[in-house]
Context: one part of a larger RNA
RNA sequence: CGUUGAUGUCUGAGGGGAACGGACCUUUAGUACGAGAGGAACAGGGUCCGGUCACCACUAGUCUACCAGUUGUCUGACAAGGCAAUGCUGGGCAGCCACGUGAUAAGGGAUAAAUGCUGAAAGCAUCUAAGCAUGAAGCCCGCCCCAAGACGAGACAUCCUAGGACCCGAGUAAAAGACUCGUUUGAUAGGAACGGGGUGUACGCACCAAGCUUCGGCGAGGUGUUCAGCCCGCGUUUACUAAACGUCCAUGAACUGG
Numbered sequence: 001c002g003u004u005g006a007u008g009u010c011u012g013a014g015g016g017g018a019a020c021g022g023a024c025c026u027u028u029a030g031u032a033c034g035a036g037a038g039g040a041a042c043a044g045g046g047u048c049c050g051g052u053c054a055c056c057a058c059u060a061g062u063c064u065a066c067c068a069g070u071u072g073u074c075u076g077a078c079a080a081g082g083c084a085a086u087g088c089u090g091g092g093c094a095g096c097c098a099c100g101u102g103a104u105a106a107g108g109g110a111u112a113a114a115u116g117c118u119g120a121a122a123g124c125a126u127c128u129a130a131g132c133a134u135g136a137a138g139c140c141c142g143c144c145c146c147a148a149g150a151c152g153a154g155a156c157a158u159c160c161u162a163g164g165a166c167c168c169g170a171g172u173a174a175a176a177g178a179c180u181c182g183u184u185u186g187a188u189a190g191g192a193a194c195g196g197g198g199u200g201u202a203c204g205c206a207c208c209a210a211g212c213u214u215c216g217g218c219g220a221g222g223u224g225u226u227c228a229g230c231c232c233g234c235g236u237u238u239a240c241u242a243a244a245c246g247u248c249c250a251u252g253a254a255c256u257g258g
Stems, first nucleotide, its partner, number of pairs: 001149001005159006014146004020050008033038001051104005059098001061096002066091005071084005093233001107141003114134004163249004168182004188242003191238005196232004204225005211218002
């Protein structure tokens, strides 16, 4: 731009997919078959492997958000910190993930080679000439995804001046656009309270105290205060803060009237 009002929900012409592939065990069955030795299959059940798709309740990894321990050095000391690969080490929620978890058909239709029925030409025979029936991991469906620019431009519902975009607050989305949600008739983000979670018991103070001592004191460490302190990308509640005020398109097109 088209489709010729707007919004929403669909249909599915037509495309894309490999979404499936394999092994073993068992029942069939010591059966069919075979003198015996030996020894199947159709079909059913189960387990596992590889591939593909998805997910994070479990297990595991990561987690340079976070918490704690600790070495050297610096900020005069304490406290609190800087630097040293996040200094190193021990943990670790969310998220992301695999080593974890789930799913990954059955079936239908038309056929190929092939197998047949009936059956003439050709009194017989013949699967074929007319007719009819089977038959593959292959083909078309079934399953998943895209899809009305499918110019044959579709359908349905609602509305009749609705509607959309920008701006603004965000994230079920994200390279940029786009997408989705919210915008006071509000829980959209932040804050706060509570809950849940991580670390593991903060600083200060009081008491105890190994040891050292110039006998004046100093003092690692421990206990209590204290399941503390610190922290949270999570949940609930709460308008405290910010979604203010607004702008543009549609649009002089439809419709109505003159």